This is a predicted structure of a 500-nucleotide part of an RNA (small-subunit ribosomal RNA, 5' domain) from an uncultured organism.
The full RNA is in RNAcentral, with records from ENA and SILVA.
Context: one part of a larger RNA
RNA sequence: GGAUGAACGCUAGCGGCGCGCUUAAUGCAUGCAAGUCGAGCGAUGAGGCCCUCUUCGGGGGGUACAUCAGCGGCAGACGGGUGAGUAACACGUAGGUGAUCUACCCCAGAGACGGGGAUAACGGGUGGAAACAUCCGCUAAUACCGGAUAGGCUUGUUCGGUCAAAGGGACAAGGAAAGGCUCCGGCGCUCUGGGAGGAGCCUGCGGCCCAUCAGCUAGUUGGCGGGGUAACGGCCCACCAAGGCAAAGACGGGUAGGGGGUGUGAGAGCAUGGCCCCCCACAAUGGGACUGGAACACGGCCCAUACUCCUACGGGAGGCAGCAGCAGGGAAUAUUGCACAAUGGACGGAAGUCUGAUGCAGCGACGCCGCGUGGAUGAAGAAGGCCCUCGGGUUGUAAAAUCCUUUACAGGGGGAAGAGGAAGGACGGUACCCCUGGAACAAGUGUCGGCUAACUACGUGCCAGCAGCCGCGGUAAGACGUAGGACACAAGCGUUAUCC
Numbered sequence: 001g002g003a004u005g006a007a008c009g010c011u012a013g014c015g016g017c018g019c020g021c022u023u024a025a026u027g028c029a030u031g032c033a034a035g036u037c038g039a040g041c042g043a044u045g046a047g048g049c050c051c052u053c054u055u056c057g058g059g060g061g062g063u064a065c066a067u068c069a070g071c072g073g074c075a076g077a078c079g080g081g082u083g084a085g086u087a088a089c090a091c092g093u094a095g096g097u098g099a100u101c102u103a104c105c106c107c108a109g110a111g112a113c114g115g116g117g118a119u120a121a122c123g124g125g126u127g128g129a130a131a132c133a134u135c136c137g138c139u140a141a142u143a144c145c146g147g148a149u150a151g152g153c154u155u156g157u158u159c160g161g162u163c164a165a166a167g168g169g170a171c172a173a174g175g176a177a178a179g180g181c182u183c184c185g186g187c188g189c190u191c192u193g194g195g196a197g198g199a200g201c202c203u204g205c206g207g208c209c210c211a212u213c214a215g216c217u218a219g220u221u222g223g224c225g226g227g228g229u230a231a232c233g234g235c236c237c238a239c240c241a242a243g244g245c246a247a248a249g250a251c252g253g254g255u256a257g258g259g260g261g262u263g264u265g266a267g268a269g270c271a272u273g274g275c276c277c278c279c280c281a282c283a284a285u286g287g288g289a290c291u292g293g294a295a296c297a298c299g300g301c302c303c304a305u306a307c308u309c310c311u312a313c314g315g316g317a318g319g320c321a322g323c324a325g326c327a328g329g330g331a332a333u334a335u336u337g338c339a340c341a342a343u344g345g346a347c348g349g350a351a352g353u354c355u356g357a358u359g360c361a362g363c364g365a366c367g368c369c370g371c372g373u374g375g376a377u378g379a380a381g382a383a384g385g386c387c388c389u390c391g392g393g394u395u396g397u398a399a400a401a402u403c404c405u406u407u408a409c410a411g412g413g414g415g416a417a418g419a420g421g422a423a424g425g426a427c428g429g430u431a432c433c434c435c436u437g438g439a440a441c442a443a444g445u446g447u448c449g450g451c452u453a454a455c456u457a458c459g460u461g462c463c464a465g466c467a468g469c470c471g472c473g474g475u476a477a478g479a480c481g482u483a484g485g486a487c488a489c490a491a492g493c494g495u496u497a498u499c500c
Base pairs, nucleotide, nucleotide: 001500002499003498004497006496007495008494009493010492013371014370015369016368017367018366019364020363021329026327027326028325030324031323032322035074036073037072040071041070043067044066045065048063049062050061051060052059053058081282082281083280091206092205093204094203095202096201097200100199101198102197105195106194107193108192109191110190111189113147115145116144122137123136124135125134126133127132153174154173155172156171157170158169159168180187181186208254209253210252215245216244217243220242221241222240223239225237226236227235257279258278259277260276261272262271263270264269284305285304286303287302288301307318308317309316310315335361337360338359339358343357344355345354346353347352374404375403376402377401384395385394386393387392409437410436411435412434413433414432418427444489445488446487447486448485449470450469451468455484456483457482458481459480465472466471
């Protein structure tokens, strides 16, 4: 000198674009953050319409519409948060998978025959303070289960082939479906092959500190056989062998999410990883599986632990490292806001519903950028202040005064784009435009001994104080305090902390 997610002191007019718990991965009141589909299903019905019966009170049936809860499907593995752990194939990069999977989407081929038994909701009963549990009875499906059919699918045998279990041929066995819904346009279902995107696994190389850590290792290293997985593999198990790693740093300890990038620097390098993007890990702490194409699953389940809450003391409920917000900690970090109008996502045929993702607004000079606080003329130079050798010098064209302008501001009027096709805009009566008014409401902070741009007077008297280093102050202090003046930057200026 540059830089910062900064903080502190003094000061402060406006706008645009960004950024905003770096500390306690501490604990959380309250609200919201993941639902959707009635075109899968039964059911329910305050009311509307139609038909019908009627003792004129009403009853029964149908229909459109609507629907809490339920069965069922898809979504809840995305999106959002955090950085605790992790020195590791976690990440980056380059490859491998002849060791693999893939819901929804796209392309192509083939198919969907004929049956069955349940169960929730609902009705009735019981227990319980509650959470909820349990018994009996009824019922539906795109829920569930047999049977049939089926290949180029799966498994096995075999031929051939390969380094190898690839692709190819033959034989045997096995395995599908919802002929459902429909507004009649379609939407769906099953099997198979391919694609796209996604994921798992493996490998080379690369990126922290300590040797005051030198030896480490029994599922350890390898084999054979098996189990398990979508899949290779000590991943797991039985048996057998005695191996494997290490000074090119094993093992141990400390620290740490990694990268794209970012800061600085001429570069090499050094430092760093906040916002944004990619990957990973985590969801009170530890463990476990279930469902599923995918989880060992933030707003799912089970167990244990700590904590908090309810309780009728028997037993229950909970998890903000989602968005706001509260307490606490701290030098320090925001609103319990508006809207789904746009972009994107889930579901749905659609209308649409949901969406604290997102779009916006609010707060904060936290940062960067832009604008303003007026412009011109105006004295050999007012007054006042300060200094003085008392002549004068300086503040200083500065002010006043005259003329002018209106960015901004105030008042009034108009008023968007963002919405691809009629309507539909949270932002927003915002941006912007026009008219009127009048210089109007708007300058500070630090420094002035040298480094280092900027000097005098008074006060003080090794006191009070200053200070980044050298050093100032003990009676004329350019270094302390005040004033005048000056210098620097400017809606900021200084200080502190950290990096280069």